[in-house]
Molecule: glmS glucosamine-6-phosphate activated ribozyme aptamer
Organism: Acidimicrobiia bacterium UBA4744
RNA sequence: GAGUCAACCGAAGCGCCCGACCCUCGCCCGACGCAGUCCUGGUGAGGGUGACGAGGAAGAGGGACUAUCGAAGUUUCGGCGGAUGCCUUCUCGGCAACCACGGUCGUGACGGUGCGGAGCAAAAUCCGGGGGUGACCCCGGCGACAAAGGCCACACCGGUGUGGGCG
Numbered sequence: 001g002a003g004u005c006a007a008c009c010g011a012a013g014c015g016c017c018c019g020a021c022c023c024u025c026g027c028c029c030g031a032c033g034c035a036g037u038c039c040u041g042g043u044g045a046g047g048g049u050g051a052c053g054a055g056g057a058a059g060a061g062g063g064a065c066u067a068u069c070g071a072a073g074u075u076u077c078g079g080c081g082g083a084u085g086c087c088u089u090c091u092c093g094g095c096a097a098c099c100a101c102g103g104u105c106g107u108g109a110c111g112g113u114g115c116g117g118a119g120c121a122a123a124a125u126c127c128g129g130g131g132g133u134g135a136c137c138c139c140g141g142c143g144a145c146a147a148a149g150g151c152c153a154c155a156c157c158g159g160u161g162u163g164g165g166c167g
Stems, first nucleotide, its partner, number of pairs: 014081004019077001020049009030038003052070003058091006092106004098164004110158005116152002126141006
């Protein structure tokens, strides 16, 4: 570089459903009955719901686990899987102008604590459109409201090492 085979249809606050709840259809029981109709109950099949965003990744191996933050409030219930979080080891890289060891951090590459500040969401609600027998689902528009982390300022604490090479 070419060919063949297999899997996948692009998701990581993400996916899934044997519980639960709900819908449709069939059947059974029952009631009223001329056809037939129907509440409740049972059952079979097929469906629907089942987390709203913000934040979060140097690479690899291993491990433990209900892996950060708020918004909403009838299931965001109850579970399963995964996962950018955590611990440990190694590698790479920054601090630190060439190297080694040690320390610390992760490309915005010193860390921690306290106080203050700026700035930031979607769902929900409202309006409208579309799909489905239905439960329900999809799309558009107006305007609104967080916290953590990060950022800015101040204060305090800790660290910013040792050795070698070169000049």